[in-house]
């Protein structure tokens, strides 16, 4: 001084139950009981918590393998798997774009 990649901001960014079933929580309403106030006891929705089957696939993670390199050996995917992780809505997202010479690393 600028070239590459990294990170950080910013926008875009798929796909697959908001499904089943038990448990606890307060809440609302009906009923039984009560002078009442507590009690009981059904439903309904929400909110954790377990567990079942189905399904995705583009964090991560594993395989294989076009390819490619300095070719002993390595480096490799959006393919493949479904351990992680996702299936309403947020949250995340591979990847793509825009910005920053500036937070790092190589270069020249």
């Nucleotide at each position: 001084c600028u070239g590459a990649c990294c990170g950080c901001g910013c926008g875009g960014g798929a796909g697959a139950g908001u499904u089943c079933c038990g448990g606890c929580g307060a809440a609302u309403c009906g009923c039984c009981c009560c002078a009442a106030c507590a009690g009981g006891u059904g439903a309904u929705g929400c909110g954790c918590c377990g567990g079942g089957c189905g399904c995705c696939g583009a964090a991560g993670g594993a395989g294989c393998a076009a390819c490619c390199g300095c070719c002993c050996c390595g480096g490799a995917a959006u393919c493949u798997c479904u351990c992680a992780g996702g299936c309403a809505a947020a949250a995340g997202g591979a990847c793509c774009g825009c910005a920053c010479a500036g937070g790092g690393u190589c270069g020249a």
The RNA shown here (Glycine riboswitch aptamer) has 108 nucleotides and comes from Novosphingobium flavum.
The model forms 80% of the base pairs in the Rfam consensus.